[in-house]
Context: one part of a larger RNA
RNA sequence: AGUGAACGCUGGCGGCGUGGCUAAGACAUGCAAGUCGAGCGGUAGGGCAGCAAUGUCCGAGAGCGGCGAACGGGUGCGUAACACGUAAACAAUCUGCCUUGAAGUUUGGGAUAGCCCUUGGAAACGAGGAUUAAUACCGGAUGUGGCUGGGACUGGCAUCAGUUCUUUGCCAAAGCUUGUGAAGGCGCUUCAAGAGGAGUUUGCGGCCUAUCAGCUAGUUGGCGGGGUAACGGCCCACCAAGGCGAAGACGGGUAGCUGGUCUGAGAGGAUGAUCAGCCACACUGGAACUGAGACACGGUCCAGACACCUACGGGUGGCAGCAGUUUCGAAUCAUUCACAAUGGGCGCAAGCCUGAUGGUGCGACGCCGCGUGGAGGAUGAAGGUCUUCGGAUUGUAAACUCCUGUCAAAGGGGAGUAAAUUCGCGGGUGAUAUACGCGAUUGAAUUAACCCUUAGAGGAAGCAGUGGCUAACUCUGUGCCAGCAGCCGCGGUAAUACAGAGACUGCGAGCGUUACUC
Numbered sequence: 001a002g003u004g005a006a007c008g009c010u011g012g013c014g015g016c017g018u019g020g021c022u023a024a025g026a027c028a029u030g031c032a033a034g035u036c037g038a039g040c041g042g043u044a045g046g047g048c049a050g051c052a053a054u055g056u057c058c059g060a061g062a063g064c065g066g067c068g069a070a071c072g073g074g075u076g077c078g079u080a081a082c083a084c085g086u087a088a089a090c091a092a093u094c095u096g097c098c099u100u101g102a103a104g105u106u107u108g109g110g111a112u113a114g115c116c117c118u119u120g121g122a123a124a125c126g127a128g129g130a131u132u133a134a135u136a137c138c139g140g141a142u143g144u145g146g147c148u149g150g151g152a153c154u155g156g157c158a159u160c161a162g163u164u165c166u167u168u169g170c171c172a173a174a175g176c177u178u179g180u181g182a183a184g185g186c187g188c189u190u191c192a193a194g195a196g197g198a199g200u201u202u203g204c205g206g207c208c209u210a211u212c213a214g215c216u217a218g219u220u221g222g223c224g225g226g227g228u229a230a231c232g233g234c235c236c237a238c239c240a241a242g243g244c245g246a247a248g249a250c251g252g253g254u255a256g257c258u259g260g261u262c263u264g265a266g267a268g269g270a271u272g273a274u275c276a277g278c279c280a281c282a283c284u285g286g287a288a289c290u291g292a293g294a295c296a297c298g299g300u301c302c303a304g305a306c307a308c309c310u311a312c313g314g315g316u317g318g319c320a321g322c323a324g325u326u327u328c329g330a331a332u333c334a335u336u337c338a339c340a341a342u343g344g345g346c347g348c349a350a351g352c353c354u355g356a357u358g359g360u361g362c363g364a365c366g367c368c369g370c371g372u373g374g375a376g377g378a379u380g381a382a383g384g385u386c387u388u389c390g391g392a393u394u395g396u397a398a399a400c401u402c403c404u405g406u407c408a409a410a411g412g413g414g415a416g417u418a419a420a421u422u423c424g425c426g427g428g429u430g431a432u433a434u435a436c437g438c439g440a441u442u443g444a445a446u447u448a449a450c451c452c453u454u455a456g457a458g459g460a461a462g463c464a465g466u467g468g469c470u471a472a473c474u475c476u477g478u479g480c481c482a483g484c485a486g487c488c489g490c491g492g493u494a495a496u497a498c499a500g501a502g503a504c505u506g507c508g509a510g511c512g513u514u515a516c517u518c
Base pairs, nucleotide, nucleotide: 001517002516003515005514006513007512008511009510012370013369014368015367016366017365018363019362020328025326026325027324029323030322031321034067035066036065039064040063045058046057047056048055049054074281075280076279084205085204086203087202088201089200090199093198094197095196098194099193100192101191102190103189104188105187106140107139108138109137116129117128118127119126120125145171146170147169149166150165151164152163153162154161155160175186176185177184207253208252209251214244215243216242219241220240221239222238224236225235226234256278257277258276259275260271261270262269263268283304284303285302286301287300306317307316308315309314334360336359337358338357342356343354344353345352346351373403374402375401376400383394384393385392386391407459409454410453411452412451413450417445422440423439424438425437426436462507463506464505465504466503467488468487469486473502474501475500476499477498483490484489
């Protein structure tokens, strides 16, 4: 000097930050991922007309289907590793949505959930029958194109890459919607390019320990195969006997890494809270499925521990999401408001969802700012303390006089964060639409910032120290006792060192102590 601090005493206001460092212990409750009816069949229910039958309009929930759920949010267990940082490589790779370009969007079919009926079970959840739709699923056609086989040419960096020819074969698709009207809008399929993202490989860099000296059989390499988006002992069969190591292998301990942060003149040392990037994990261990992307926190399966329900047959759960509970601990907050803004998902849109986020609350936890009044005022009042009893000091301090009005209090006014979207009008167009212009609409915070008015010094000062280091001294009590203490050391009858008082010193809404780092 610093801290995610804690403890003691004290505590007026505001702004900006920050707040489970311990038990990756266990969790009641609520919420944290949905959305689309402009993909599909269709229902409960409701409105209108009607005596009714019925017609018509609206239409929740559930279901099929699509996209999302792999993001966002949390934590730091594991990991000494290409995990991270940095610099490269991929002629060894993938990529949904988005952007650009080229081409297409043809013809058929069979099911199934839902609904209905029957039925099992305490429940969770099922079983059977009948029937139905699609942008769900499956055939056929076409082939811009792609893949594959063959030929030629060019180039390179070894495997190879690119261009071109070819009748060798293989591979597509889905519709919905506005409107009088499609060359419209949203989609779908194939290919190419891009952007962003991901995967893999390599050089170098960053902990302790030799009281760890040898380690290694898929081990090291090859040939052939399998597998992967892709290279590779990644896996397998066979062959060879290699590979690593005092420039520290192997083992043990500890640890997420970085930008940064703290300190320091620097070199360095320590550290990795908040914020940002990457990685790892999601009760513990294992596994795959779906998918562009996961071996998936709020998905599935298996095993285990724990907890809960049970009709005892069987089931259910996972806060290291936001709040909150309990335990632990010196110690760390509200079971709050809103989607108005920013961003994300879905949707043509309206919009819905969003404990991301934006706000508010609590805590002097930190930093910064402000205040607790200002000027005058000497019989130097009273009281306190000391005293050589003369006085000195507290001390212009108070009283008193004149003012001011910050903050807090009461009342009133009051922007900005709002731009868009959407709607209306215009404009534009053959028309529709996108651009563009004008107007309207939208605020949780908000009882805000800021301004004005009112009253009145009123509501707002403590903590530590005073032997030396180290700024600041006297009295009383105590008597090696009680006690103090960071070091030196004080205390045994005149203690500036203990305790109290007065005075003083330092800092000040804080001041000290403890812990840790430089």
This is a predicted structure of a 518-nucleotide part of an RNA (small-subunit ribosomal RNA, 5' domain) from an uncultured bacterium.
Rfam family: Bacterial small subunit ribosomal RNA.
The coordinates come from a structure-prediction model, not an experiment, and the mean pLDDT is 82.
The RNAcentral record of the full RNA draws on ENA.